[in-house]
RNA sequence: UGGGUUGAGUGGACGGUCGCGUGUCGUAAAUAACGACCCGAGGAACGUCCGGGCUCCACAGGACAGGGUGGUGGGUAACGCCCACUCGAGGUAACUCGCAGGAAAGUGCCACAGAAAACAAACCGCCGUUUCGGUAAGGGUGAAAAGGUGGUGUAAGAGACCACCAGCAGUUUGGGUGACCAGAUUGGCUAGGUAAACCCCACUUGGAGCAAGGUCAAAAAGGCUGCGUUUGAGGGCUGUCCGCCCGAGCAACCAGGUAGACCGCUCGAGGUUGUCGGUAACGGCAAUCCUAGAUGGAUGAUCGUCACGGCUUCGGCCGAACAGAACCCGGCGUACAGCUCAACCCAUCCA
Numbered sequence: 001u002g003g004g005u006u007g008a009g010u011g012g013a014c015g016g017u018c019g020c021g022u023g024u025c026g027u028a029a030a031u032a033a034c035g036a037c038c039c040g041a042g043g044a045a046c047g048u049c050c051g052g053g054c055u056c057c058a059c060a061g062g063a064c065a066g067g068g069u070g071g072u073g074g075g076u077a078a079c080g081c082c083c084a085c086u087c088g089a090g091g092u093a094a095c096u097c098g099c100a101g102g103a104a105a106g107u108g109c110c111a112c113a114g115a116a117a118a119c120a121a122a123c124c125g126c127c128g129u130u131u132c133g134g135u136a137a138g139g140g141u142g143a144a145a146a147g148g149u150g151g152u153g154u155a156a157g158a159g160a161c162c163a164c165c166a167g168c169a170g171u172u173u174g175g176g177u178g179a180c181c182a183g184a185u186u187g188g189c190u191a192g193g194u195a196a197a198c199c200c201c202a203c204u205u206g207g208a209g210c211a212a213g214g215u216c217a218a219a220a221a222g223g224c225u226g227c228g229u230u231u232g233a234g235g236g237c238u239g240u241c242c243g244c245c246c247g248a249g250c251a252a253c254c255a256g257g258u259a260g261a262c263c264g265c266u267c268g269a270g271g272u273u274g275u276c277g278g279u280a281a282c283g284g285c286a287a288u289c290c291u292a293g294a295u296g297g298a299u300g301a302u303c304g305u306c307a308c309g310g311c312u313u314c315g316g317c318c319g320a321a322c323a324g325a326a327c328c329c330g331g332c333g334u335a336c337a338g339c340u341c342a343a344c345c346c347a348u349c350c351a
Stems, first nucleotide, its partner, number of pairs: 001347010012306007020040002023037005042322001046333002049331005054209004066205005071085005086100001087098004101200002106198002108194003123139002125135004147165006166190001168187008213263004222254002225251003234246004270289008308319004
């Protein structure tokens, strides 16, 4: 200098005008109305996939069924998440990816091609005592063909036997908390793949969700008590009394909880900084900060200056992503214009 891997940050700034939502204060008799002030979306607020808090319902205890998870150790409130490691796969490397238990418990499946896709088998080939039999060495097919190489042996052959190697199972030594790693020894000589097929094993597992749930509580209907129907309850005219008119129902209480209103509702496993422990995820301690809460659902529009990118006839012009809370947290997944930083790897050049 060029190419790459991983991790992290940012997601335009300031001001003017108009407008919207919660709250506080003021004017005011006062909910209304008006005015002033404070605050007012994100890294993913998104998808609603997983885990928890919270709320209601269910629940003696045990077993089965069903669901979920699946290397080991750790972190966490918890997880299917995160960290570290092991094993396997990919890459020259930095590094990345993995639904990573069991296929000698059982059942099923393995397209096309091929003789044969699993209690092996006999198309070509080889051999013999040739209407038949032996043979898996050689051929070819396929993603996959029942260990590999060499020898002994044989009619021809074959783990039939032997040596070495690969792999499997048992026993065992050393290292590691562990997954596992490095060896030693024995054995039968050898076992196809598939469990994101049934299944088996181990661990684990109630259901519904803030439209949860709760509080207050009109109208109408209901219950009960009292008063009243010419001995007139109650109502209208009215500031009050008298008076006049209408007149058969009126009043109080109770339970339920519809309309409606309110609570839940935002201070929380909270953020930032420092320090200590830990490889890390994360945890302890101290200081400091308070930062949306709508419910026909606010958070917007426009102008100016600067910054950024592109074009330029140098006057200017154009552009600027993904997307927007709805009970709250922890993750995961997905979308994202442009810009910035750090560590590491490879190639090349110079000293």
RNAcentral holds the sequence, with entries from ENA. Predicted 3D model of a 351-nucleotide RNA (Bacterial RNase P class A) from Neomicrococcus lactis. It is recorded under the gene name rnpB. It matches the Rfam family "Bacterial RNase P class A". The family's RNA type in Rfam is ribozyme. Rfam describes the family as follows. Ribonuclease P (RNase P) is a ubiquitous endoribonuclease, found in archaea, bacteria and eukarya as well as chloroplasts and mitochondria.